[in-house]
RNA sequence: GUUUGAUCCUGGCUCAGAUUGAACGCUGGCGGCAUGCCUAACACAUGCAAGUCGAACGGUAGCGGGUCUUAGCUUGCUAAGAUGCCGACGAGUGGCGAACGGGUGAGUAAUGCGUAGGAAUAUACCUUAAAGAGGGGGACAACCUGGGGAAACUCAGGCUAAUACCGCGUAAUGUCUACGGACAAAAGCUGGGGACCUUUGGGCCUGGCGCUUUAAGAAUAGCCUUCGUACGAUUAGCUAGUUGGUGGGGUAAGGGCCUACCAAGGCGACGAUCGUUAGCUGGUCUGAGAGGAUGGUCAGCCACACUGGGACUGAGACACGGCCCAGACUCCUACGGGAGGCAGCAGUGGGGAAUAUUGGACAAUGGGGGGAACCCUGAUCCAGCAAUGCCGCGUGUGUGAAGAAGGCCUGAGGGUUGUAAAGCACUUUCAGUGGGGAGGAGGGUGUGUUGGUUAAGAGCUGACAUAUUGGACGUUACCCACAGAAGAAGCACCGGCUAACUCCGUGCCAGCAGCCGCGGUAAUACGGAGGGUGCGAGCGUUAAUCGGAAUUACUGGGCGUAAAGGGUGCGUAGGUUGUUUGGUAAGAUAGUUGUGAAAUACCUGGGCUUAACCUGGGCAGGCCAACUAUGACUGCUGAACUAGAGUAUGAGAGAGGGUAGUGGAAUUUCCGGUGUAGCGGUGAAAUGCGUAGAGAUCGGAAGGAACACCAGUGGCGAAGGCGGCUACCUGGCUUAAUACUGACACUGAGGCACGAAAGCGUGGGGAGCAAACAGGAUUAGAUACCCUGGUAGUCCACGCUGUAAACGAUGUCAACUAGCCGUUGGUCAUAUGAAUAUGAUAAGUGGCGCAGCAAACGCGAUAAGUUGACCGCCUGGGGAGUACGGUCGCAAGAUUAAAACUCAAAGGAAUUGACGGGGGCCCGCACAAGCGGUGGAGCAUGUGGUUUAAUUCGAUGCAACGCGAAGAACCUUACCUACCCUUGACAUACAACGAAGUUGGCAGAGAUGCCGAUGUGCCUUCGGGAACGUUGAUACAGGUGCUGCAUGGCUGUCGUCAGCUCGUGCCGUGAGGUGUUGGGUUAAGUCCCGCAACGAGCGCAACCCCUAUCUUUAGUUGCCAACAGGUAAUGCUGGGAACUCUAAAGAAACUGCCGCCGUAAGGUGUGAGGAAGGAGGGGAUGAUGUCAAGUCAUCAUGGCCUUUAUGCCCAGGGCUACACACGUACUACAAUGGGGGAGACAAAGGGCUGCAACAUAGCGAUAUGAAGCCAAUCCCAAAAACUCCCUCUCAGUUCAGAUUGCAGGCUGCAACUCGCCUGCAUGAAGCUGGAAUCGCUAGUAAUCGUAUAUCAGCAAUGAUACGGUGAAUACGUUCCCGGACCUUGCACACACCGCCCGUCAAGCCAUGGGAGUCGGGUGUACCUAAAGUCGGUAACCGUAAGGAGCUGCCUAGGGUAAAAUCGAUGACUGGGGCUAAGUCGUAACAAGGUAACCGUA
Repeated sequence: GUUUGAUCCUGGCUCAGAUUGAACGCUGGCGGCAUGCCUAACACAUGCAAGUCGAACGGUAGCGGGUCUUAGCUUGCUAAGAUGCCGACGAGUGGCGAACGGGUGAGUAAUGCGUAGGAAUAUACCUUAAAGAGGGGGACAACCUGGGGAAACUCAGGCUAAUACCGCGUAAUGUCUACGGACAAAAGCUGGGGACCUUUGGGCCUGGCGCUUUAAGAAUAGCCUUCGUACGAUUAGCUAGUUGGUGGGGUAAGGGCCUACCAAGGCGACGAUCGUUAGCUGGUCUGAGAGGAUGGUCAGCCACACUGGGACUGAGACACGGCCCAGACUCCUACGGGAGGCAGCAGUGGGGAAUAUUGGACAAUGGGGGGAACCCUGAUCCAGCAAUGCCGCGUGUGUGAAGAAGGCCUGAGGGUUGUAAAGCACUUUCAGUGGGGAGGAGGGUGUGUUGGUUAAGAGCUGACAUAUUGGACGUUACCCACAGAAGAAGCACCGGCUAACUCCGUGCCAGCAGCCGCGGUAAUACGGAGGGUGCGAGCGUUAAUCGGAAUUACUGGGCGUAAAGGGUGCGUAGGUUGUUUGGUAAGAUAGUUGUGAAAUACCUGGGCUUAACCUGGGCAGGCCAACUAUGACUGCUGAACUAGAGUAUGAGAGAGGGUAGUGGAAUUUCCGGUGUAGCGGUGAAAUGCGUAGAGAUCGGAAGGAACACCAGUGGCGAAGGCGGCUACCUGGCUUAAUACUGACACUGAGGCACGAAAGCGUGGGGAGCAAACAGGAUUAGAUACCCUGGUAGUCCACGCUGUAAACGAUGUCAACUAGCCGUUGGUCAUAUGAAUAUGAUAAGUGGCGCAGCAAACGCGAUAAGUUGACCGCCUGGGGAGUACGGUCGCAAGAUUAAAACUCAAAGGAAUUGACGGGGGCCCGCACAAGCGGUGGAGCAUGUGGUUUAAUUCGAUGCAACGCGAAGAACCUUACCUACCCUUGACAUACAACGAAGUUGGCAGAGAUGCCGAUGUGCCUUCGGGAACGUUGAUACAGGUGCUGCAUGGCUGUCGUCAGCUCGUGCCGUGAGGUGUUGGGUUAAGUCCCGCAACGAGCGCAACCCCUAUCUUUAGUUGCCAACAGGUAAUGCUGGGAACUCUAAAGAAACUGCCGCCGUAAGGUGUGAGGAAGGAGGGGAUGAUGUCAAGUCAUCAUGGCCUUUAUGCCCAGGGCUACACACGUACUACAAUGGGGGAGACAAAGGGCUGCAACAUAGCGAUAUGAAGCCAAUCCCAAAAACUCCCUCUCAGUUCAGAUUGCAGGCUGCAACUCGCCUGCAUGAAGCUGGAAUCGCUAGUAAUCGUAUAUCAGCAAUGAUACGGUGAAUACGUUCCCGGACCUUGCACACACCGCCCGUCAAGCCAUGGGAGUCGGGUGUACCUAAAGUCGGUAACCGUAAGGAGCUGCCUAGGGUAAAAUCGAUGACUGGGGCUAAGUCGUAACAAGGUAACCGUA
C1' cells in the first nucleotide's frame, strides 16, 4: 500500500533497508586492497607439487680435472689406454624426512565439535641433568655370471662394506616380581694437534656432530567425564556382548576392547529405537536488543583421498603423490599378463546461470635434509585474467544573455533545454612521452684484527674492519620535465506506495506489472520523444538471508462474536502450594582466581598523500570450573500451629440416581346398544372411511405410551439431563454449634468413567407419532412444502457406538474490587396470638449499574475487571477436518491428521444507504364508490417490421410512438439516381480588370456554356477609396460526417414529493450521530410542546399574474337609467357619467369573533357576519440530487475524419411504399337519436402579399364587382349543443358513413406519383366491444361549438387557447401502484433487474486409489569367502632366532530366501482447483417466500 460506499479491528499478501564467493542485461577511464567451481567427492592428456645427506657405506655409470703409459707431430696441442687420485656423483646399502605442509566436505546427529574438567598413558627431533659408549660375529644389495618374460619385472649361483643386522660383557637413577630375585644398551664420522708410539691408515689428546640408558621439561598425541549441539511420534518401545560381575587375553594406556563362565540386567515420553537432513567452532550477515539465518575466504578441530576391506613400517599412519586383496572404470599387451588414481598447482573434457594462467622466483617468510656451503619446496612471495566486492581519483575550472541556433511544449504572447553551448581567460591530477629513483637485504663467503673454548697459533663460536656476493616483483613506489581541454559517462526510474510530467503513436490490440492495478480514441501506468529525478564507473534485474513481522510473542500475542476452551468429571506422572521456628547451603546474591587461542568486532594510538588496507596497546566476551562470604527468598530436613482441606453430631430443601409397585384423564382398537347419510380433510380439493350402517352418542373390554392443572429467568445434578403417586436402596448440597486430624491442598499430559438424539446387535413390546414407501393435490416440473395412509424407529432388557450450534459459542481452582432491585432453600435477631413481616448472614438463581476492560457489540462480585496456579487450543482463505498411515468399532463411522495446487483476500463489530412476498404510522383519482372511455369496426396519424436505388436522421418502460414536425407536391431535404463545379454557394486578406445593373439569341432536363446589346453612378486632399461583379494565386472556406460515454447550454423524470444541508457545541477511537428523532398537529421539516443542543441556509408558505365582491379615478371606438330629437328599425343624434364594461389605484379573509375539545399548536360547528371561510379557484414558480436519461440534426464546442469530395449547384425520384403488429385520436353503431323548418344566448382571438360586409352568378365549393377597416369603430362571424313545430318507429334502417365512379372549384411554375374543397351517384365494416387497461372529486367529468399559430394551398380528426350546457360518487384505507417518516433484518453497495449454490458439458493443472511394472537404501537368516592380523602346527629351509607351507576363527565383497520400507511409472478411476459472456433448476442472504443451522439415518 492492499478487504469496505465509508469506518474501526482481526488477518494475510506486498514494498521501502542492509547484505552476497553471486549470475544476467546495458555501459565501461585509472589505481590500491581483497576475492574467484556454491553444480559432477564427475572423468582426467601433459608438466611440476618430497626430498636430502659422500662429514654413515661399498663404490664410479655419466661430467670436469689431475697423474701415468702409448701414438701422431713444432718446446706444446690432439688422440687412445690405464688410474676413484681429486671436484663431484647415476644406481644401490644406510640415516632422517616422507604422519608436516597443500586439497576437499562425501560420510558423520555423535567414535564428531564447543566448553569445563579428569587419570590409567606414549612421545622422534629440541632443552636441562646424570651415567655410558667394552669386545666379537655372520650376512644381504650394489657388482659379476647364467636363466625366464613382449613388458612390468623376476629366478638361481658367486663376491663385498657400513652409523645395516645379531650375540657376548657391563648397568641403576629403568622394567617385572611370588620381594627371593630376574631381565634389557650403545656406532661411529669429521677438523686440528705439541710431546710419545706407529703397520704411516693411525693410536693418543682435543673441538664439533652422531650413538645408548635414565630423570625432568617444553610442545604434541591417545583415552574418559559434565553440560550444550537439526527436524519428524503419521517412528513407542529398543537391546544377547546386550547391562553387570569373576578369571584370562589384548593395548602406550582405562574399558565387553576381546573371550569363557555366572547373574538378568541396561536405555526410553526430560523422547530411546527408527527415518530424513547436516562437517563442528572462532566467526559472518541481519537486528534496538533478544533472536533469526549462515559456516565461502582466514584460523582451530574432525573426517576423507577412485569405491570397500586389511594390515605392514615407524616416535607417530591403518598412510592423498606407500603396500596387499576385492570391485567399477581407463590405458598397454606378443592375449600369457601388466599399469593407473589431480578432493596438490596449472590445465582438459563434462555438468552448469556461473568462477582465472598448462606464468615467474625461491629475493623474502616458513618447512625437510645436511656440520656447512647448499639442494628441494605449485607451501609461500609475486605477476597474469575478471568492475566479483570494498576504497580512492579523474572525465576539467572561472567567466560568459544576443537568454544564439536546433529540439520540445504552447493559450502563438511565450516557456523550457539554459550559463548549458559557442566565445574569452586559465589549470594539467590520471592516462601518454622522456629522465631520475628509494625500501623490501637481515645475511653468506674471503681476508685482517681481537675475545671465549683448549696444552695449543687448529677447529668451533662471538665482536670490529675491509672486500665480495644475492631482488621474482620491476619499465616498482615516488619525484621532475614536456604537450594539449586535450584520451575518459552511463544506467535505472518519473500512477500511488516513492524523489521526478508533458507531447505524439497505439486503441482490452501491442504491451506493462513488486502490491494495488494500467490499456476498449484525448493513457503523467504500453512504445517513442522532450524535460525531470536518483545513483554514478557503474546502474538495473534475478536469486538468497535477516529486517520491517509484536506474522510463533523469552524480551513481546491471543482464545464470548474475528482462527482458537477439550462434551463432562475422577485421577497418575508432572507443575504449583498456608503459618512459626531450628539446621543446611542445592538454587540465589556478592567477591576472588582460572579459563574463554589468534584473527574478527569495539576503544585508542601508529604506517601507506587519504581511504579501503596493515599494525601496537587496551576493553569486552551473559558460558564453565574452583574457592570464600551472606542466610532475606525458593529448595532439602527437624519440630510445632490452625485461618486451607477434611472427619464426627444435629437440622433442612430438592423433577439428583436406581429398583419394585400403583393411579386417573386422553388417543386407538374390539364388543354391544341407539341412530342415518354422510364423515374426514384443505387455501380450495381429492385420495381415504361409510347403506355389508360410518361419523355422532351410551355402556363395557384390551393394550401401549406420556404424565394436564400445580409450573415459576423455580429446584436438583459434573455434564448429558431429570416432572403422576407410594415404598425401599443410594450420591451430592446447605446450615448451626462444638470437638477432632494437622497442609492431608489446587490443577492435571497419558489413563479411566459418564455422555442427547440418530444408528447397530440379540430378545421382547407396539396405543399414538412417524424416516423409507404408496396414493391424492400443488406446480412449467414437484422424487418437496399441504392431505390420506404407513414400515423401521420411538418403549423395555442386555451389549455396542462416542458424536451435537454437547452453547453461557465464556476450562478448573483461589484472592481482591461501589451500589440498587427481585427470587429459592437455610440459620440468627427483633416484632407478633398466628399466618407472617423487618433486619443480618453465608449458599444458589435473575435484572440494572460504578470503576475498570473491550475493535465494537457488550461484560461488570455468577467478570469478558485486577492478580496467582495448572491444563487445553490458535497462527490468512480455499484444498480439508480431506488423502495416506496408525488406533478404536459388527457396521455406519469415530479419532489422530498432512501436502501439491490456488486466491489477495477470507473474516468480526459497528455506520450510512438501498432493499424485504418484515413491522408501525401517513399521503396521493392509488384502491374502493361513481361517470365516461380505450381494447372489437372503419378511417386519420405516429411507430415497429418488411420492402426499396432511397424509403434521410433522431426519440424507445413509466419519462419514445397526433414526439423534434406551429403544417414533406418543387423548395423545405439532410436521402437516392443521373449531370456539373473545385479558393468553391458563404467569410477575411492580396493583385488585375470592370461600376453595379438591365437585356437579347442559341444549346441543354436544368445547373451551365457560347455569342451579343445597353449602362457609366457615390466620396475624394485627384494619388485614390467604399460597395458590387469577373478572373488569378495562396492562406483557407465547407461538412445535418463520427463521438450526447469528451462538453456547454437547454429539457424530461422522480415531484410541487417535503425534503436536502451547514456553522458552533455535545456524543463516538472512527465512519458517523445529535440538530432533522419523540408526543401532538398540518397540504407542508406547517406549527406547538419536550429534548445536548443552539442557530442558520436551499426548499414549503408568502411576496407576482388571472379570476370571484366592493370603492375611488377616468369615460372612447365601449355604455344608455333619467331628459330631448329622430327612424320601418337600431345609442342613430344631442347629451349623460348613474349602470354594464374597459384599466389603473385601493379595500377585503386573519380561525379575527362565538360555542365545544385541547397545555399549546390546532381541530370542529347546515355558528354569526361576509361576495368569498379555514390554502376561495387557477397559473407562474421545480431544493440537494437520481437516471453516463434526451439533444453534436436549434445553437455553441474539444478531439477525430473528409478536401476535384463526406463540400457546392441542379433535374427527377424518395421521406406518402404495405402481408402484418402496436400506440394515440376521430366517426359511429342510433330515438336522451337522424332529417326538415323556425327561433335564442358567448368568450377569446386574427386581419393590408390581409380580413372582406354588401350585390350579382352558381345546388354548391366558389367566381365577379366592391363599401369599410392598420381595428373596444370595419370584417372573419353562422356560435353549436339548446328551445318550438313536423317527420322517421327499431330496421344494418331516413343509423353509420368507408370505398369507388363521374362532374366541378381553389391555391400554386406545377396537384401523376402526392393537396384541399363541392355536387351527384355508390353505401363497406359496424347493433356498445375478450383478457386487459385509461382519465376524472366541481364549474370538474361528460357533452357542444368558436378561435389562433404554422401556412401559397393542405392531408388539422393534431396542438394551443376560448367560452356554452353541466352531473354522479367518496363507507373507508384490508388489498394493487407510487411516495414520506420511524423501526427491524441483511451474506445487497453496479445497491433485489442485487447477491449466490450445486449437478452436467468444455479446456488446463496438481493430487489420492489402482491389476501391476521398474528401481533405491536398510535390517534379518543361511551359503560362499579374498587379502590380512591372531591362534595351531610332525615332514621343507635355517647353526639358531625364526621362516615357508598347511590349517582354525573372524571378515570386505558376492549369492539365495522371505518380509518390511522409499521413490518412479501405470490401463482405468475418485474427488479437488482454476478458466468475461454454456445447460438445468433456485438451496442460502429479507419471515429469501417451508426460519436457518448442528449431529445422525
Model confidence (mean pLDDT): 84 of 100. Predicted 3D model of a 1497-nucleotide RNA (small-subunit ribosomal RNA) from an uncultured bacterium. Rfam family: Bacterial small subunit ribosomal RNA.